[in-house]
RNA sequence: CGCUGCUCAGAGCAAACCCGUCGAAAGGCGGGGGCGCAGAGCCACGGGGCUAAAACGGCGCGGGGGCGCCGCCACGCCCGCCGGGCCGCCAGC
Numbered sequence: 001c002g003c004u005g006c007u008c009a010g011a012g013c014a015a016a017c018c019c020g021u022c023g024a025a026a027g028g029c030g031g032g033g034g035c036g037c038a039g040a041g042c043c044a045c046g047g048g049g050c051u052a053a054a055a056c057g058g059c060g061c062g063g064g065g066g067c068g069c070c071g072c073c074a075c076g077c078c079c080g081c082c083g084g085g086c087c088g089c090c091a092g093c
Stems, first nucleotide, its partner, number of pairs: 002093004012037002017032006035080001041086003045083003048078003056071006
């Protein structure tokens, strides 16, 4: 340096769920918790997934400003879905 994760050490992270908080939501953050993780470290770059506030379209209501419902859509989000990029611990070969 490359490959691998059968074995060793010291560490690390933290699913569901609960509480608080931000957000329209998806989801994020903090605390508890611990299903799991050898990159469950970082980057939304490709695919994929989630949400749909605003915009647009339709329908209804209303004197009107407007309100409600439906459809559509990411510029929002997920790296603990897969691939890619960057950096990295230990051991074996």
The RNA shown here (c-di-GMP-I riboswitch aptamer) has 93 nucleotides and comes from a Gemmatimonadota bacterium.
The sequence was found by an Rfam model in a public genome assembly.
Model confidence (mean pLDDT): 88 of 100.
Rfam family: c-di-GMP-I riboswitch aptamer. From the family's description: GEMM was predicted in a large-scale screen for bacterial structured RNA regulatory elements.
NCBI's taxonomy places the organism under Bacteria, Pseudomonadati, Gemmatimonadota.
Of the family's consensus pairs, 100% are formed in the model.